Model confidence (mean pLDDT): 82 of 100.
The RNA shown here (transfer RNA) has 74 nucleotides and comes from a Chloroflexota bacterium.
The organism belongs to Chloroflexota, within Bacteria.
Rfam family: tRNA. It is annotated as a transfer RNA. Rfam describes the family as follows. Transfer RNA (tRNA) molecules are approximately 80 nucleotides in length.
């Protein structure tokens, strides 16, 4: 220094062909459940979709520019 790949809720990780409102589980808060916990049930909070810029009637999803993490080549 090149090539490839990752980036989305606190943590793991989905998101078809751009299509208007972003989601599971796990955690987490709260009520019900119980003599109390634990399980369980239901409800709900939590998002700068890395970053800037561009295309587009519309970007989580195309395109150029960077920034991190990993794998391979020098």
């Nucleotide at each position: 220094g090149g090539g490839c790949u990752u980036g989305u809720a606190g943590c793991u990780c989905a998101g078809c062909u751009g299509g208007u409102u972003a989601g599971a589980g796990c955690g987490c808060a709260g009520u019900c459940c119980u003599g109390a916990u634990a399980a369980g049930a239901c409800u709900g909070a939590g998002g700068u979709c890395c970053c800037c810029u561009g295309u587009u009637c519309g970007a989580g999803c195309c395109a150029g520019g960077g920034c991190a993490g990993g794998c391979c080549c020098a």